[in-house]
RNA sequence: CUAAGUCGCGUCGGGAGAGAUCGGCCGCAAGGCCGGCGCCGAAGGAGCAACCGCCCCGGAAACUCUCAGGCAAACGGACCGCGCGGCCGAC
Numbered sequence: 001c002u003a004a005g006u007c008g009c010g011u012c013g014g015g016a017g018a019g020a021u022c023g024g025c026c027g028c029a030a031g032g033c034c035g036g037c038g039c040c041g042a043a044g045g046a047g048c049a050a051c052c053g054c055c056c057c058g059g060a061a062a063c064u065c066u067c068a069g070g071c072a073a074a075c076g077g078a079c080c081g082c083g084c085g086g087c088c089g090a091c
Stems, first nucleotide, its partner, number of pairs: 005087006012081003019037001021036006038071003044067001045065003051059003
C1' cells in the first nucleotide's frame, strides 16, 4: 500500500408470504379510525439446542412465538448486489 473481513450510510437495483374480509363511524371520493373473525413472517421484539464456551451460567438462526408489524396497489420489507465512508489488515 492492498485483498479479504467488519460497521454504518444510500432519493440505487432485486426482494416473498397472507381477506381488495365482516360490522360501525368520518369523508364528495380516495382513504382513515374502532371492533370481530380468518391468516402471514423477511421491520423490530421474544424463546430455545444433543452445538460452542463453560464453576454458576452464557451465546444463534432464514428455527419457534406472533407482542408489535403485515394480508389489492403504494409505503414498508430480512437478505443479496452495487456505490460511498470508517475500522481492521494478509500476500
Glycine riboswitch aptamer from Rhodopseudomonas palustris, 91 nucleotides, folded computationally. The same sequence occurs in records of 2 taxa. It matches the Rfam family "Glycine riboswitch aptamer". From the family's description: This family represents the bacterial glycine riboswitch.